Model confidence (mean pLDDT): 77 of 100. Bacterial RNase P class A from Binatia bacterium (SeqCode), 373 nucleotides, folded computationally. It matches the Rfam family "Bacterial RNase P class A". The family's RNA type in Rfam is ribozyme. Rfam links the family to the GO terms ribonuclease P activity, tRNA processing and dimeric ribonuclease P complex. NCBI's taxonomy places the organism under Bacteria, Bacteria candidate phyla, Candidatus Binatota, Binatia (SeqCode). It is recorded under the gene name rnpB.
RNA sequence: CGAGCCGGUCGGGCAGUCGCUCGUGCCAUGGGCACGGGAGGAAAGUCCGGACUCCUAAGGGCAGGGUGGCCGCUAACGGCGGCCCGCCGUGAGGCGGGGAAAGUGCAACAGAAAGUAUACCGCCCCGCUCCGUUGGAGCGGGGUAAGGGUGAAACGGCGAGGUAAGAGCUCACCAGGCCUGCCGGUGACGGUGGGUGCUUUGUAAACCCCACCCGGAGCAAGACCAAAUAGAGGGGCGGACGGCCCGUCCGAUGCCCCCGGGUUUAGGUCGCACGAGCCAGCGGGCAACCGUUGGCCCAGAUGAAUGGCUGCCGCGGUCCCGCCCCAUCGGGUGUGGACCGGACAGAAUCCGGCUUAUAGACCGGCUCGGUUU
Numbered sequence: 001c002g003a004g005c006c007g008g009u010c011g012g013g014c015a016g017u018c019g020c021u022c023g024u025g026c027c028a029u030g031g032g033c034a035c036g037g038g039a040g041g042a043a044a045g046u047c048c049g050g051a052c053u054c055c056u057a058a059g060g061g062c063a064g065g066g067u068g069g070c071c072g073c074u075a076a077c078g079g080c081g082g083c084c085c086g087c088c089g090u091g092a093g094g095c096g097g098g099g100a101a102a103g104u105g106c107a108a109c110a111g112a113a114a115g116u117a118u119a120c121c122g123c124c125c126c127g128c129u130c131c132g133u134u135g136g137a138g139c140g141g142g143g144u145a146a147g148g149g150u151g152a153a154a155c156g157g158c159g160a161g162g163u164a165a166g167a168g169c170u171c172a173c174c175a176g177g178c179c180u181g182c183c184g185g186u187g188a189c190g191g192u193g194g195g196u197g198c199u200u201u202g203u204a205a206a207c208c209c210c211a212c213c214c215g216g217a218g219c220a221a222g223a224c225c226a227a228a229u230a231g232a233g234g235g236g237c238g239g240a241c242g243g244c245c246c247g248u249c250c251g252a253u254g255c256c257c258c259c260g261g262g263u264u265u266a267g268g269u270c271g272c273a274c275g276a277g278c279c280a281g282c283g284g285g286c287a288a289c290c291g292u293u294g295g296c297c298c299a300g301a302u303g304a305a306u307g308g309c310u311g312c313c314g315c316g317g318u319c320c321c322g323c324c325c326c327a328u329c330g331g332g333u334g335u336g337g338a339c340c341g342g343a344c345a346g347a348a349u350c351c352g353g354c355u356u357a358u359a360g361a362c363c364g365g366c367u368c369g370g371u372u373u
Base pairs, nucleotide, nucleotide: 001369002368003367004366005365006364007363008362009361010360012313013312014311015310016309017308018307020038021037022036023035024034025033026032027031040344044355045354047353048352049351050350051349052218053217054216055215059246060245061244062243064214065213066212067211068210069083070082071081072080073079084097085096086095087094088093098209099208103207104206105203106202107201120148121147122144123143124142125141126140127139128138129137130136131135156174157173159171160170161169175199176198177196178195179194180193181192182191183190184189222270223269224268225267231259233258234257235256236255237254238250239249240248277296278295279294280293281292282291283290284289315341316340317339318338319337320336321334322333323332324331325330
C1' cells in the first nucleotide's frame, strides 16, 4: 500500500425567535409571570426473561408448553462469558451442538430395489431345444451386490485367500461403532492400551424417549374518591378455579348467569418515575460479572408534549476558480465561491436481553499478500 476479519463510539453544534408539556415559586384563578426538566440506539417487533399487581398459600399429580455440548454469570432467561467437539476458510475468524443401536411414521423424481433391502443389465451353475469340433444362441429354473446404470442417499474402504461366480465368507491394513482398563481435566472431553467382524441410511422445526424448567391473567393489572340508583324481575346451586383430578378456603340475609333501569362518556387521584439506576476511581475475576468509595437525579403525556422558522459554524457530494504532481487519463490541495444533501425512527408500568431498520462519520485490535529500509 492492497484485500479482509472482529469489536466499539457518535449519529450534528451555537444563537435568536414563535410555540407545546411537566415540576417549583409568586401573583390570585376560564388564568398569567419567572426559573428549571423534556426521546432512542434502537423508544420498533412484542420474540424470550424478570420486577410489580390481582386471582387463596401459589400446594401435589396428570395433561400441555419450553429449553438442550460443559462449566460459570445473573433477579431470571431461549441472554452473556470462558472452554469442548464437528464442519468451512491459507488465515484473522465464521457456522452448528441431547438421543435415529427403544419403538412408530415418512423419504418427491429417477430407479429393478429406499431399509425385515432389492436381481434391470451383467456374471455363474443346472435343465431343455436348435446350430454344432472346442463352443454359440434361445427359453425356463436357481445362485450372486464384484462390475454397469438410477439417485441427495444403494447397507464400510482396499488388497489377498476363497468360490461355479460372488460375498467380512476368512485374513492383513485402514475408518467407524460397542465393551473395558489406565493417565490428565470440576466437566464437556483429550491422550493411551486391550477385547469384539459388530459395519446398524437420512429425518426428532415428524410422533416419540431422556434430563431440567414453567400456576393463570396482565398497568384497560390493581387501589381509592366523586357522581348515580327502581328491581318483592327471570333462571341456576355451588364458588374461588381460567384444561382435568386431588387438596385448601369461603358459602344460603349467600354467590353466579340473563334481562331491565340509572350515573359516567373511557370522570378524577394513586399505581407512575430513586431504579437489578447513571458516571468516575479502586479491588477481585481470563471474562461475563461482583464488591467498595465518591459524585449525580435524568421525560411522564392521555385528541397523547418533546416542535417550527431564520442566521452562523461544522460534515458530505457536484460544479467553478487558484496552486501542486503527471506525457495523457487522472490524483492531491485551499481562511476561495455557488448549489444540493443530512438516515432509521419515535416513549406510554418499569427493567435485562434478542431480533430487525439505519444517510453518514470516527476509533481500536487482528489476519493474508506485496513493496521499501